[in-house]
Molecule: c-di-GMP-I-GGC riboswitch aptamer
Organism: Desulfonatronospira sp.
RNA sequence: CUUGAUAAGGCCAAACCUGUCGCAAGGCAGGGACGGAAAGUCACGGACCCUGUAUUGAUUUAUGUAUAUGCAGGGCAGCCGGAUUGCCAGGG
Numbered sequence: 001c002u003u004g005a006u007a008a009g010g011c012c013a014a015a016c017c018u019g020u021c022g023c024a025a026g027g028c029a030g031g032g033a034c035g036g037a038a039a040g041u042c043a044c045g046g047a048c049c050c051u052g053u054a055u056u057g058a059u060u061u062a063u064g065u066a067u068a069u070g071c072a073g074g075g076c077a078g079c080c081g082g083a084u085u086g087c088c089a090g091g092g
Base pairs, nucleotide, nucleotide: 001091002090003089004088011036012035016031017030018029019028020027021026034078040084041083042082044081045080046079048075049074050073051072052071053070054069055068
């Protein structure tokens, strides 16, 4: 530099459950393993999600509701890309 999860030493832990924090998305702790070779770290770009707000406004007897778009704030690193650090094994 490159390839990989077959092997060894190990590591992380989805869904779900419990507790707790948060308006929410979701976070943290414990249990639990679907998976993971960066499922370590960083919200930088895109996607997605939540809250507030402005505009819009289907349907409806009606109530500005559903929807769509803008703006503001937030979440997500186990969606994709990017940045950065690193274990083991094989090859060069």